RNA sequence: GCGGUCAUAGCUCAACGGUAGAGCAUCUGCUUCCCAAGCAGAAGGUUGCGGAUUCGAUCUCCGUUGACCGCU
Repeated sequence: GCGGUCAUAGCUCAACGGUAGAGCAUCUGCUUCCCAAGCAGAAGGUUGCGGAUUCGAUCUCCGUUGACCGCU
């Protein structure tokens, strides 16, 4: 230099172009003499960034940043 994969909640990961979810963690409540475990609930997202297409984009297209892999 060229090609490929990945980037979504604090962490690990989902999500046919049509309301962004799960597990763990956090917080609150129930239970217990207390803790842990269990149960119920809550909070937490500019879907890496900037554009384009579309009535509508995590998803399609272009550019760009970072990480990893391969080729030269």
Overview: A computed fold for a 72-nucleotide RNA from Holzapfeliella floricola DSM 23037 = JCM 16512, annotated as transfer RNA. It matches the Rfam family "tRNA". It is annotated as a transfer RNA. The prediction has a mean pLDDT of 83. NCBI's taxonomy places the organism under Bacteria, Bacillati, Bacillota, Lactobacillales, Holzapfeliella floricola. The sequence is in RNAcentral, with records from Rfam.